[in-house]
């Protein structure tokens, strides 16, 4: 070196997911590559990490390293949709402040200061209004109010005397009227009067003084709110990426590999 027989080993691999982890069943990629049984409210295992049974190959169709990169995954970026957040530098709207600009007022005197009065409070009075009472007018009693009491009655020998209905007149309570007067009480009343108090906001008047004042609009600063919009933030989903990272099939290159016998 060749041949024969063995053995290790191989007869697909990978991604996401699942899992403490590994492998498988299911999905996807690569790809064409022994068969049967098991398995998602799972199955089998434990770092030599599917198990059980059968078959084939067998030191190249094995193993290792590197290159390349299909593919999915994660992150990031962009974009779109819908959601949440006012514990959110924006806009619209609201409040407060400043006074640069515009406007108004102001030397026919601003803001400011002083004085007086008013506005405010208490009390009293007056007036107004309301109400009650008195006073005024009217009406007002079958008997149980008054007066007069026809008729009739009682008494008596008689005179005298007595009670008294109706009628008439008057009146009490009550009722009504009138609103003039007097008194009491009251008030969502008053360009009213007097006395006292209080205040410095506003109004009026007078004086001092001599240039600002106002904050309507623009602007600036601060705040509140969370209605709309969405510049903000968060998370979700879809799409895109020439971004980053860990994997990585197929392919390529290089290297490594046992035992026995015979020639």
């Nucleotide at each position: 070196c060749u041949g024969u027989g063995c053995u290790a080993c191989g007869c697909g691999g990978g991604g996401a997911g699942c899992u403490a982890g590994c492998g498988g069943u299911g999905c996807c990629c690569u790809a064409u590559a022994c068969c049967c049984g098991c398995a998602a409210u799972c199955c089998g295992c434990u770092a030599c990490a599917g198990c059980g049974g059968g078959g084939c190959g067998g030191a190249a169709u094995a193993c290792c390293a590197c290159c390349c990169c299909c593919g999915g995954c994660a992150u990031c970026c962009g974009u779109a949709u819908g959601g949440a957040a006012g514990g959110c530098a924006g806009u619209c709207g609201c409040c407060g402040g400043c006074a640069a600009g515009u406007g108004g007022c102001g030397u026919c005197g601003a803001u400011u200061u002083u004085a007086a009065g008013g506005u405010c409070u208490u009390g009293u009075g007056c007036a107004a209004c309301g109400u009650u009472a008195u006073a005024c007018c009217g009406c007002g009693a079958a008997c149980c109010g008054u007066g007069u009491c026809a008729g009739g009655g009682c008494u008596u020998g008689a005179c005298c005397g007595c009670a008294g209905c109706a009628g008439c007149a008057c009146u009490a309570a009550a009722c009504g009227g009138a609103u003039c007067a007097u008194a009491g009480c009251g008030u969502g009343u008053g360009c009213c009067a007097c006395a006292a108090g209080g205040g410095c906001g506003c109004c009026u008047u007078a004086a001092a003084g001599g240039a600002g004042u106002u904050a309507a609009c623009u602007g600036c600063c601060g705040g509140a709110a969370g209605g709309a919009c969405g510049g903000u933030u968060c998370g979700a989903u879809g799409c895109g990426g020439u971004a980053u990272g860990a994997c990585a099939a197929a392919g390529g290159u290089g290297g490594u590999u046992g035992c026995a016998c015979a020639g």
The RNA shown here (Bacterial large signal recognition particle RNA) has 263 nucleotides and comes from a Clostridiales bacterium.
Of the family's consensus pairs, 93% are formed in the model.
Model confidence (mean pLDDT): 78 of 100.
The gene name in the source record is ffs.
Its Rfam family is "Bacterial large signal recognition particle RNA". It is annotated as a non-coding RNA gene.
The sequence is in RNAcentral, with records from ENA.